[in-house]
RNA sequence: GGCGGCGUGGCUCAGUAGGUUAGAGCAUCGGAAUCAUAAUCCGCAGGUCCGAGGUUCAAGUCGCUGCGCCGAUA
Repeated sequence: GGCGGCGUGGCUCAGUAGGUUAGAGCAUCGGAAUCAUAAUCCGCAGGUCCGAGGUUCAAGUCGCUGCGCCGAUA
RNA backbone atom coordinates (compact mmCIF):
# COMPACT_ATOMS: atom_id res chain seq x y z
C1' G A 1 0.00 0.00 0.00
C1' G A 2 -4.29 -2.85 -1.35
C1' C A 3 -7.75 -6.74 1.48
C1' G A 4 -11.02 -8.46 5.58
C1' G A 5 -13.31 -7.65 10.45
C1' C A 6 -14.65 -4.39 14.40
C1' G A 7 -16.22 0.66 16.84
C1' U A 8 -23.42 0.56 21.02
C1' G A 9 -23.54 3.12 29.23
C1' G A 10 -17.39 2.57 33.41
C1' C A 11 -16.29 -2.90 31.44
C1' U A 12 -17.94 -7.29 28.30
C1' C A 13 -21.53 -7.78 24.66
C1' A A 14 -26.74 -8.36 22.12
C1' G A 15 -29.66 -5.80 18.63
C1' U A 16 -28.40 -5.84 10.79
C1' A A 17 -33.88 -8.85 4.88
C1' G A 18 -34.56 -0.28 8.04
C1' G A 19 -40.10 0.34 11.78
C1' U A 20 -43.10 1.29 17.07
C1' U A 21 -39.38 3.85 24.37
C1' A A 22 -31.87 1.46 22.37
C1' G A 23 -31.29 -3.68 25.78
C1' A A 24 -28.59 -7.61 28.95
C1' G A 25 -24.75 -9.18 32.43
C1' C A 26 -20.98 -7.18 35.58
C1' A A 27 -19.40 -2.72 38.13
C1' U A 28 -20.98 2.09 40.71
C1' C A 29 -24.88 4.20 43.95
C1' G A 30 -29.26 3.59 47.51
C1' G A 31 -31.95 0.02 50.46
C1' A A 32 -32.96 -4.96 52.86
C1' A A 33 -30.69 -8.82 55.57
C1' U A 34 -26.29 -9.61 59.27
C1' C A 35 -23.35 -8.30 65.69
C1' A A 36 -20.35 -6.81 61.33
C1' U A 37 -18.18 -7.68 56.40
C1' A A 38 -18.57 -10.58 52.06
C1' A A 39 -21.95 -13.46 49.42
C1' U A 40 -27.38 -12.96 48.61
C1' C A 41 -32.07 -10.14 47.54
C1' C A 42 -34.64 -5.41 45.92
C1' G A 43 -34.29 -0.72 43.49
C1' C A 44 -32.28 3.81 40.95
C1' A A 45 -29.18 6.35 37.71
C1' G A 46 -26.06 6.23 33.54
C1' G A 47 -25.45 5.64 26.33
C1' U A 48 -29.07 8.53 21.41
C1' C A 49 -25.01 3.85 19.02
C1' C A 50 -16.66 6.66 16.77
C1' G A 51 -17.07 11.77 13.68
C1' A A 52 -19.29 14.42 9.47
C1' G A 53 -22.50 14.64 5.76
C1' G A 54 -26.16 11.46 2.35
C1' U A 55 -30.64 8.19 1.00
C1' U A 56 -35.58 7.44 3.22
C1' C A 57 -41.93 8.99 5.86
C1' A A 58 -38.42 6.55 9.20
C1' A A 59 -31.19 4.86 10.02
C1' G A 60 -27.54 1.62 15.66
C1' U A 61 -28.95 -1.09 10.96
C1' C A 62 -28.16 1.08 4.02
C1' G A 63 -24.35 3.69 0.71
C1' C A 64 -20.06 7.49 0.89
C1' U A 65 -15.98 9.69 3.45
C1' G A 66 -12.68 10.44 7.65
C1' C A 67 -10.57 8.54 12.39
C1' G A 68 -9.17 4.51 15.67
C1' C A 69 -8.26 -0.82 16.82
C1' C A 70 -7.40 -5.99 15.22
C1' G A 71 -6.09 -9.81 11.57
C1' A A 72 -3.92 -11.78 7.35
C1' U A 73 -0.91 -10.42 2.94
C1' A A 74 3.17 -8.03 0.15
Model confidence (mean pLDDT): 81 of 100. The RNA shown here (transfer RNA) has 74 nucleotides and comes from a Clostridiales bacterium. Its Rfam family is "tRNA". Gene Ontology term of the family: triplet codon-amino acid adaptor activity. The source organism's lineage runs through Bacteria, Bacillati, Bacillota, Clostridia and Eubacteriales.